[in-house]
Context: one part of a larger RNA
RNA sequence: CCCUCGUUAAGGAACUCGGCAAACUGACCCCGUAACUUCGGGAAAAGGGGUGCCCCCGCGUAGGUGAUCGUCCGGCAUUGCCGCGACGGGAGCCGAGGGGGGUCGCAGUGAAGUGGCUCAGGCGACUGUUUAGCAAAAACACAGGUCUCUGCUAAGUCGUAAGACGACGUAUAGGGGCUGACGCCUGCCCAAUGCCGGAAGGUUAAGAGGAGAAGUCAGGCCGUUUUUCGGAGCGGCCAAAGCUUUGAAUUGAAGCCCCGGUUAAUGGCGGCCGUAACUAUAACGGUCCUAAGGUAGCGAAAUUCCUUGUCGGGUAAGUUCCGACCUGCACGAAUGGCGUAACGACUUGAGCGCUGUCUCAACGAGGGACUCG
Numbered sequence: 001c002c003c004u005c006g007u008u009a010a011g012g013a014a015c016u017c018g019g020c021a022a023a024c025u026g027a028c029c030c031c032g033u034a035a036c037u038u039c040g041g042g043a044a045a046a047g048g049g050g051u052g053c054c055c056c057c058g059c060g061u062a063g064g065u066g067a068u069c070g071u072c073c074g075g076c077a078u079u080g081c082c083g084c085g086a087c088g089g090g091a092g093c094c095g096a097g098g099g100g101g102g103u104c105g106c107a108g109u110g111a112a113g114u115g116g117c118u119c120a121g122g123c124g125a126c127u128g129u130u131u132a133g134c135a136a137a138a139a140c141a142c143a144g145g146u147c148u149c150u151g152c153u154a155a156g157u158c159g160u161a162a163g164a165c166g167a168c169g170u171a172u173a174g175g176g177g178c179u180g181a182c183g184c185c186u187g188c189c190c191a192a193u194g195c196c197g198g199a200a201g202g203u204u205a206a207g208a209g210g211a212g213a214a215g216u217c218a219g220g221c222c223g224u225u226u227u228u229c230g231g232a233g234c235g236g237c238c239a240a241a242g243c244u245u246u247g248a249a250u251u252g253a254a255g256c257c258c259c260g261g262u263u264a265a266u267g268g269c270g271g272c273c274g275u276a277a278c279u280a281u282a283a284c285g286g287u288c289c290u291a292a293g294g295u296a297g298c299g300a301a302a303u304u305c306c307u308u309g310u311c312g313g314g315u316a317a318g319u320u321c322c323g324a325c326c327u328g329c330a331c332g333a334a335u336g337g338c339g340u341a342a343c344g345a346c347u348u349g350a351g352c353g354c355u356g357u358c359u360c361a362a363c364g365a366g367g368g369a370c371u372c373g
Base pairs, nucleotide, nucleotide: 001368002367003366004365005364006363007362008361010359011358014357019354027051028050029049030048031047036041038181052103053102054101055100056099057098063094064093065092069088070087071086072085073083074082075081076080104108109113116352117351118350119349120348121347122346123344124343128140129139144179145178146177147176148175149174150173156165157164158163182339183338184337185336187269188268189267192266193265194262195261196260197259198258201257202256203255207251208250212246213245214244215243216242219238220237221236222235223234224233225232226231270288271287272286273285274284297331298328309325310324311323312322313321
């Protein structure tokens, strides 16, 4: 010096991001307990008092246990015996709790183990679950709410299939999405996207259809060469049927266009100018745009940039905190809004108690470090 402990004058959070850590508290009995509340809680709220030993009330109480004995009843093999039958009596043993008095110590739950408390916010209702090995939370789940799919060979899921789960269930059931107890509520917009419904018209595939077109070609015609005069060869043109290739009109479903509906579907929820008898502000008016222009409630917020906004409270002093204001850069209603008792190893602020956290360090104990081996 390091680790793990113990004690400490005076002060008592001045430490620090932050009371982190430590300390305080602690058991049982009695008294006594607020706001708030979903009437269950909150609550061990908070805050107080007591606790050893001896004697007396009582030479061991209330109560418990209940021997020997007595009476009755029942049975039997009847002067008797038996009964885990009833009742009466009470020996012995166990033994709280309470009141009074005394006594010893610094100290009586004499050691160990064994809640510190309060006030006010935020978030999440709650008990639960989670990142095995840096995060336990405000994240997940949850009961409850709501939308949607599914009529049973259900929807959905796994599997190539057989098959299985769903379910030996049947819409008070099962699957999926969102929200998340409870209370009060959940506004406007269907233009876009999605979904559902519709079928008149437009568009639209394969297929059907086959007007035509091209190639080939029997054959025909023309030219030319040759000829045994019958014809043959070569070149060009026309070309039936067939075959091959191509192919217009017409026909042809869903879908899309189209027409409606639907937001606890994905989502969205304006700007400028003027106006009241101080000023300021604008209930009011005008105008442009939109599918509609943010309702209730909340608001410098887990959301506020400017910002340490402004005012009030708390402090001697407060970028945090609490209460207001509203100028909401950029809250807002099941990606739920606002409240809310209880709950939380959550988070923020304040206070009481307590302390080596600190002023500021000291001493002690054990184990390391160090030396030898």